[in-house]
RNA sequence: CAGGUCGGCCGGGUGGUCGCUGGCGGGCGAUGCGCUGCAUCGCUUCGCUGGAGGAAAGUCCGCGCUCCGCAGAGCACGGUGCUGGCUAACAGCCAGGCGGGGAGACCCGACAGAACAGUGCCACAGAGAGGAUAUUGCCCCGGUUCGCCGGGGUGAGGGUGAAAGGGUGCGGUAAGAGCGCACCGGCGCAUCUGGUGACAGGUGCGGCCAGGUAAACCUCACCGGGAGCAAGGCCAAGCAGGGAUGAGGCGCGGCUCGCGCCGUUGAGUCCCGGGUAGGCUGCUUGAGGCGUGUGGUAACAUGCGUCCCAGAUAGAUGACCAUCACGGGGUGAAAAACCUCGCACAGAACGCGGCUUACAGGCUGACCUGGGCU
RNA sequence: GUGCCUGUAGCUCAGUGGAUAGAGCGCUUGCCUACGGAGCAAGAUGUCGGGGGUUCGAAUCCCUCCAGGCACGC
Numbered sequence: 001c002a003g004g005u006c007g008g009c010c011g012g013g014u015g016g017u018c019g020c021u022g023g024c025g026g027g028c029g030a031u032g033c034g035c036u037g038c039a040u041c042g043c044u045u046c047g048c049u050g051g052a053g054g055a056a057a058g059u060c061c062g063c064g065c066u067c068c069g070c071a072g073a074g075c076a077c078g079g080u081g082c083u084g085g086c087u088a089a090c091a092g093c094c095a096g097g098c099g100g101g102g103a104g105a106c107c108c109g110a111c112a113g114a115a116c117a118g119u120g121c122c123a124c125a126g127a128g129a130g131g132a133u134a135u136u137g138c139c140c141c142g143g144u145u146c147g148c149c150g151g152g153g154u155g156a157g158g159g160u161g162a163a164a165g166g167g168u169g170c171g172g173u174a175a176g177a178g179c180g181c182a183c184c185g186g187c188g189c190a191u192c193u194g195g196u197g198a199c200a201g202g203u204g205c206g207g208c209c210a211g212g213u214a215a216a217c218c219u220c221a222c223c224g225g226g227a228g229c230a231a232g233g234c235c236a237a238g239c240a241g242g243g244a245u246g247a248g249g250c251g252c253g254g255c256u257c258g259c260g261c262c263g264u265u266g267a268g269u270c271c272c273g274g275g276u277a278g279g280c281u282g283c284u285u286g287a288g289g290c291g292u293g294u295g296g297u298a299a300c301a302u303g304c305g306u307c308c309c310a311g312a313u314a315g316a317u318g319a320c321c322a323u324c325a326c327g328g329g330g331u332g333a334a335a336a337a338c339c340u341c342g343c344a345c346a347g348a349a350c351g352c353g354g355c356u357u358a359c360a361g362g363c364u365g366a367c368c369u370g371g372g373c374u
Numbered sequence: 375g376u377g378c379c380u381g382u383a384g385c386u387c388a389g390u391g392g393a394u395a396g397a398g399c400g401c402u403u404g405c406c407u408a409c410g411g412a413g414c415a416a417g418a419u420g421u422c423g424g425g426g427g428u429u430c431g432a433a434u435c436c437c438u439c440c441a442g443g444c445a446c447g448c
Base pairs, nucleotide, nucleotide: 001370002369003368004367005366006365007364008363009362010361012324013323014322015321016320017319018318020051021050022049023048024047025046026045027043028042029041030040031039032038033037053345057356058355060354061353062352063351064350065228066227067226068225072257073256074255075254077224078223079222080221081220082096083095084094085093086092097111098109099108100107101106112219113218118217119216120213121212122211136157137154138153139152140151141150142149143148166184167183168182169181170180171179185209186208187206188205189204190203191202192201193200194199232281233280234279235278241272242271243270244269245268248262249261250260251259275448288307289306290305291304292303293302294301295300326342327341328340329339330338331337375446376445377444378443379442380441381440384399385398386397387396392430401417402416403415404414405413423439424438425437426436427435
């Protein structure tokens, strides 16, 4: 210098004018009272001050919070799935193991049952698709019109397929085959060493060599009661009941059991009809931000200091102008100057922790590979 | 906010692991007709909404994204 890998951060600045919205203070108005005052409410009023994001998004996970009497039992259903740690929790994060990819930095893995608990499936082709089979081939026996035919053995060779029951060699045999042996590979059992563990390495024994698929059923371990801020609480306003059916219904939601409540003085369901379309609260101080120290490889934990940082309700957080910065194009001899165009994705609605997806442009750190120079 | 469904040819839909994904209507060409329709014969038509994964093999199973729709809540 070129190409690449993995992170971290920003995502317009300044000034002016006009608005929107929360808070505080003043002003004006209304109401109440124990009336020179205080409280509450309102305002097209004035001043000061706060006012979107890294994803506020998708709503894919996990929590807090609130209610369902307690949050009960079993089954079903759903989720997670190497190990250790972190955490409020997680399908997240950190570290490690194993497997795979890459020349490397590094990346990827639904990664339990190493499909010997069981069941299912494996199209077409092929003789045979699972503890299988025999078309061709090889060998033996019998027959023969010498073309071949019948019976038996074999799974080494050819062929089919994504996949055909270890590999190489020697022995063995009629021909063969883990049939026997040696070495290699895998598996199982026992055992030793290291490691918290996943696992790694070693020793001995056993010819055990019985395909794949669990994002097919299933098995094992662990987790999960349900609903959601339209949760829930308080206040205010308004109305009118009638008909049919009916013994069970509700808390309770897939089922059953248990517990509690309501119901033939009519619950519940369906139909017709009537009313409301308001306010306050929950609500933003929180697993909080920033700085710094300590422990830890790290995720993270913790001490100290400091800060208060949106709460709208049909939904505010904006518009315009100037200028600067950035990028593209043009004029130009030009780094000048001038003209012009562009500046993303998106937008809180109870709050957090993640994941995923979208994103103009820019800053920055570490590392790898190749080349050049010293 | 919660629960659920759909996306396959131009349109409406089948296909729920197996070879080259089908049907009806529509479309194109030819025949028939003076011409058109009807009829007859032949033919064309798919990123299976996008991407990734599992499997020998995916429209079908799993994950994720996109688009559209439905239901409930005084």
Record summary
Predicted 3D model of RNase P RNA and transfer RNA as a complex of 448 nucleotides. Its mean pLDDT, the model's own confidence on a scale to 100, is 78.